[in-house]
Predicted 3D model of a 72-nucleotide RNA (transfer RNA) from a Synergistaceae bacterium. It matches the Rfam family "tRNA". Gene Ontology term of the family: triplet codon-amino acid adaptor activity.

Formats: sequence, structure tokens, C1' cells
RNA sequence: GGGGCUGUGGCGCAGCGGGAGCGCGCUUCCAUGGCAUGGAAGAUGUCAGGGGUUCAAAUCCCCUCAGCUCCA
Repeated sequence: GGGGCUGUGGCGCAGCGGGAGCGCGCUUCCAUGGCAUGGAAGAUGUCAGGGGUUCAAAUCCCCUCAGCUCCA
């Protein structure tokens, strides 16, 4: 230098054009004398960044950035 994969709440991941979700974690409440545990409720996302296509983009296209990997 070129090719491929990945980037989504604090962490691990799903979602492949039209509701941003799951698990763990966090907060509050209930149960216990207390802890653990269980139950109920709740908060938390510029979907890596920018541009384009579309009525509509996390999703499709282009560029950039970061990580992993292969080739040279």
C1' cells in the first nucleotide's frame, strides 16, 4: 500500500428498510433483624463520524476513523 471482518446503553450481544431490544450491571420499592436471594417498578443509546439514495436508514451506497485479520 491492497483485500476481508467488526464498531449498537456501563459491559457482553441481537436487530439486515417502517416499533432500538435482550442478558448482566445501576437506581428505587417490597419481602428478611441484616446480608445473600427473590419479586415489582424505573433510568440509561448523537446505532464510530460525515455525506448520499429513499416517503422512510442501525440496516443500502461512498468517504474517513479505530480495532482484528490476510496479502504484499